């Protein structure tokens, strides 16, 4: 110092107005996951989380067939692995060897379901999953 396994860690954000009723509408506000990159990124490049589809392990119910025993073959469902397919939204001007990353100005976007009334901030799947991080731990080279 690498491989593998082990733990632990891994998303933020709201006032006011109008109404019967709104953190949804309407005005002003707030917030920014991971890796990567000639210098820092929500808008670059790529991944992740929701949703769809193959495939395949493995539960489980129906229905058939073999049958002593057990198995088999289709089809529906939950769960997990793997592929894949969806997946938003930035320019201008400075500085600089180098920045759509810094600093000036002005824009821009945000899964599903839920709700007395349209949701990036409320509730909820989710004590879940996760890009990815981090170890002073184990083994191996």
């Nucleotide at each position: 110092a690498c491989g593998u396994g082990c733990u632990c860690c891994g998303g933020g954000g709201u006032c006011g107005g109008u109404g019967a009723a709104a953190g949804u509408c309407c005005g002003a506000a707030c917030c920014g996951g991971c890796g990567g990159u000639g210098a820092c990124a929500g808008u670059c490049c790529g991944c992740g989380a929701c949703c769809c589809g193959g495939u395949u392990g493995u539960g489980u119910c129906c229905a058939c067939c073999c049958g002593c025993a057990g198995g088999g073959u289709g089809g529906g469902u939950g769960c997990g692995g793997u592929c894949g397919g969806c997946u938003g939204a930035g320019c201008c001007g400075g500085u600089g060897g180098a920045a759509u990353u810094c600093c000036g100005g002005c824009a821009c976007c945000g899964a599903c379901g839920g709700u007395g009334a349209a949701a990036g901030u409320c509730c909820g799947g989710a004590u879940g999953g996760g890009a990815g991080g981090a170890g002073a731990c184990a083994c191996g080279u």
The RNA shown here (FMN riboswitch aptamer (RFN element)) has 141 nucleotides and comes from Actinomyces glycerinitolerans. The RNAcentral record of the sequence draws on Rfam and Ribocentre.